[in-house]
RNA sequence: GGGUUGGUCGGGCGGCCGCGGCGCACGUCGUACGACGUGGGUCGAGGAAGGUCCGGGCUCCGAAGGGCAGGGCGGUGGGCAACACCCACCCGGGGCAACCCGCGGGACAGUGCCACAGAGAACAGACCGCCUGAACGUGUUCAGGUAAGGGUGAAACGGUGGUGCAAGAGACCACCAGCGAUCCGGGCGACCGGAUCGGCUCGGUAAACCCCGUCCGGAGCAAGGUCGAACAGCGCACGCUCGAGGGCUGCCCGCCCGAGUGCGCGGGUGGACCGCACGAGGUCGUCGGCAACGGCGGCCCGAGAUGGAUGGUCGCCGAACGGUGCGUCGCAAGACGCCCGGGAACAGAACCCGGCCUACAGACCAGCCCCU
Numbered sequence: 001g002g003g004u005u006g007g008u009c010g011g012g013c014g015g016c017c018g019c020g021g022c023g024c025a026c027g028u029c030g031u032a033c034g035a036c037g038u039g040g041g042u043c044g045a046g047g048a049a050g051g052u053c054c055g056g057g058c059u060c061c062g063a064a065g066g067g068c069a070g071g072g073c074g075g076u077g078g079g080c081a082a083c084a085c086c087c088a089c090c091c092g093g094g095g096c097a098a099c100c101c102g103c104g105g106g107a108c109a110g111u112g113c114c115a116c117a118g119a120g121a122a123c124a125g126a127c128c129g130c131c132u133g134a135a136c137g138u139g140u141u142c143a144g145g146u147a148a149g150g151g152u153g154a155a156a157c158g159g160u161g162g163u164g165c166a167a168g169a170g171a172c173c174a175c176c177a178g179c180g181a182u183c184c185g186g187g188c189g190a191c192c193g194g195a196u197c198g199g200c201u202c203g204g205u206a207a208a209c210c211c212c213g214u215c216c217g218g219a220g221c222a223a224g225g226u227c228g229a230a231c232a233g234c235g236c237a238c239g240c241u242c243g244a245g246g247g248c249u250g251c252c253c254g255c256c257c258g259a260g261u262g263c264g265c266g267g268g269u270g271g272a273c274c275g276c277a278c279g280a281g282g283u284c285g286u287c288g289g290c291a292a293c294g295g296c297g298g299c300c301c302g303a304g305a306u307g308g309a310u311g312g313u314c315g316c317c318g319a320a321c322g323g324u325g326c327g328u329c330g331c332a333a334g335a336c337g338c339c340c341g342g343g344a345a346c347a348g349a350a351c352c353c354g355g356c357c358u359a360c361a362g363a364c365c366a367g368c369c370c371c372u
Base pairs, nucleotide, nucleotide: 001370002369003368004367005366006365007364008363009362011317012316013315014314015313016312017311019044020043021042022041024039025038026037027036028035029034046346050357051356053355054354055353056352057351058220059219060218061217070216071215072214073213074212075089076088077087078086079085090104091102092101093100094099105211106210110209111208112205113204114203127150128149129146130145131144132143133142134141135140136139158176159175160174161173162172163171177201179198180197181196182195183194184193185192186191224274225273226272227271233265234264235263236262237261238260245257246256247255248254281300282299283298284297285296286295287294288293321341322340323339325338326337327336328335329334
């Protein structure tokens, strides 16, 4: 100098005004619980809060057990509450390397498909070429053989050399590659290394159907629970001029209105509350482990709305970026410093966690590799 992997942060400080949650003080109302008002205190978005893709917690419903349908997953070993996630390794591919990539079971169980090009795309195929024969118009046509050569294609039915042949061909031979079977050694395993034998080679696609293995009951916080007006309904009591009850009122008298009134049951609507913020939680140390992660100990926990708060404005500072600006260095490209302008990405909780995926201006830190 170039590359690669991982991590942290993702505008800062202050003034004023405002919004949501929870305490405190004072005042008013109220028997009280409490309600309202004022003042002051404290807390108030994210690494993705997002997409709602996967896995769980929690709740209700269902459920003896088994099966069908449907769906997820798929190298091996481990981690985890679980997973489609994470770690380590294996295999294949890319890269000098660090490292990256593969939605990694099965294509001799069966079926389907293989665009364009090409003669031919699957128990193949004769376009050119090569060989043999025939015909004649003597370089063409026809018939046959041939997959060694050319051409097409992502892919053309092993490779090299030889024997052989009219020309050719695993037709035959040697070696190599690949496949299958048996065995030996290493590894927990995926798998790796090796020996012998076999038939000579049997294309690809399963993110096509399908087959094999394995897992999955359904719905979701508008889950679900508690308290409960009003109206209707039911029951009981009192009352309808012998007047319940109501209004005026602090009380009595008095005056007025007057046919319903009071109590209980009940369902669970409007509404209120719980669920609901301490949890598979974070962080530091130490021990075990290559690691993911786990054990132990200390410390910390600071949103909770329900038409849905977390904002506005001003001042100071400010990264990126821009400048025909100035200076230094340099052959140059350019680098650095100063000055002027500029002014912060993606985006916003709604039951809670673990992941994945997607968006993101930029800044900083660390490990490793290559070149000099």

This is a predicted structure of a 372-nucleotide RNA (Bacterial RNase P class A) from uncultured Nocardioides sp. It matches the Rfam family "Bacterial RNase P class A". By type it is a ribozyme. Taxonomically the source falls in Nocardioides (Bacteria, Actinomycetota, Actinomycetes, Nocardioidaceae). Model confidence (mean pLDDT): 77 of 100. Of the family's consensus pairs, 94% are formed in the model.